């Protein structure tokens, strides 16, 4: 010096003026202090939290699925296995179960799962023609059929273990050696699994569970627009209390009739209740909180009386103008432009996604030079 792998970070920096929001002081004018993020975001996991439901078991439905450990929990995070790809640093992996049943395999190919015979090989068995040879029985050799065969070619993602010998008519785990595979010992490890020159089996059930389905485990629902409190007008709803109880004709009153008008079944009126709506408090941000340090652990994390930090809007605050300094580009120089993704809304731990620029730490390969 090149090419790469992994990792945690940063994401301008100080100042003036005006301006928003929250707090505390202030009679009040004002003043003091705070005030966006590594993802605030997607809402895709897990929870706190709050209502609703809920004896207790199945079904049905969903989720997740090597192992061990971490967590308040998790489908996360750390070890570690096995497996893939990469010289390598390192990545990636829905990674239980195909001898419980079902099911599915385009195309191409003779054949796709109780394998098969298209080419090709054979010609041992059994059989037909034909030629020699022989009295004949038959005996050689061609050429067929029956048939053998899984070696070789061809098709495919994928063809039923590989390599050698031996065997045979030609082949074939047929036989045998070694690899591979299976149960089973024995050694290691908490495990997953890993090693064996161990024993046993000629191999005995291909592949698809991100088909169905087994088989283990987990799972009430709905969310801060949760829930709680205060509560206007206005219009309903309930209780009580007060309420018109009359005028007119018969007549001297009363009763009685009878017309009118009210009322009955309760108009109007006041007082109180009580639900809901505006609209206002709360919840509301000090928590399984977050950084650094110390200490244990390999690490995820855990412990710690250390040290520091932390916004809280609701018609919804975190803005804008300018200088001085750093980066960056483009200029010889004054100087001129430029700076990503994005923005709280009950809070936590996670995951993914987005990101302008210039740095920082660890490793790998591999060129030069000593």
């Nucleotide at each position: 010096g090149a090419a790469g792998c992994g990792g945690a970070a940063c994401g301008g920096a100080g100042g003036a003026c005006c301006g928003c929001g929250g707090c505390u002081c202030g009679c009040a004018a004002g003043a003091g202090u705070c005030g966006a993020g590594g993802a605030a975001a997607g809402u895709c996991c897990g929870a706190a939290c709050u209502c609703c439901c809920a004896c207790g078991g199945g079904c049905a439905g969903c989720a997740g699925g090597c192992u061990g450990g971490u967590u308040a929990a998790c489908g996360g995070c750390c070890a570690g296995g096995c497996g893939c790809g990469g010289c390598g640093a390192c990545g990636c992996g829905a990674c239980g179960g195909a001898a419980a049943g079902u099911g599915c395999a385009a195309c191409a190919g003779a054949g796709a799962a109780c394998a098969a015979a298209c080419c090709g090989c054979c010609g041992a068995a059994c059989u037909g023609c034909g030629a020699u040879g022989g009295c004949a029985a038959c005996a050689u050799c061609g050429c067929g059929g029956u048939g053998g065969u899984a070696a070789g070619g061809g098709u495919g993602a994928a063809a039923c273990g590989g390599u050698g010998c031996g065997g045979u008519a030609a082949g074939a785990g047929c036989g045998c050696a070694c690899c591979g595979c299976g149960u089973c010992c024995c050694a290691c490890g908490u495990g997953a699994g890993u090693g064996g020159u161990g024993a046993c089996g000629g191999c005995a059930u291909g592949g698809c569970a991100a088909a169905c389905c087994c088989c283990c485990u987990g799972c009430g629902g709905a969310g801060c627009a949760a829930g709680a409190c205060c509560a206007a007008a206005u219009a309903g709803g309930g209780a009580c209390a007060u309420g018109a109880u009359g005028g007119g004709a018969c007549c001297g009153c009363c009763c009685g009739u009878u017309c009118c008008c009210g009322u009955u079944c309760g108009a109007g009126u006041g007082u109180c209740c009580g639900g809901g709506u505006a609209g206002g408090u709360u919840g509301c941000u000090u928590g399984a909180c977050c950084g650094c340090c110390g200490c244990g652990g390999u690490a995820a994390c855990g412990c710690g009386u250390g040290c520091g930090g932390c916004a809280g809007a609701u018609g919804a605050a975190u803005g804008g103008u300018c200088c001085u300094c750093a980066c960056c580009u483009c200029g010889c120089a004054a100087g001129a432009g430029g700076a990503a993704c994005a923005g709280a809304a009950u809070u936590c731990g996670g995951c993914u996604u987005a990101c302008a620029g210039g740095g920082c730490c660890g490793c790998u390969u591999u060129g030069c030079a000593c």

This is a predicted structure of a 370-nucleotide RNA (Bacterial RNase P class A) from a Thermoanaerobaculia bacterium. Its Rfam family is "Bacterial RNase P class A". Rfam classes the family as a ribozyme. Model confidence (mean pLDDT): 76 of 100. RNAcentral holds the sequence, with entries from ENA. It is recorded under the gene name rnpB.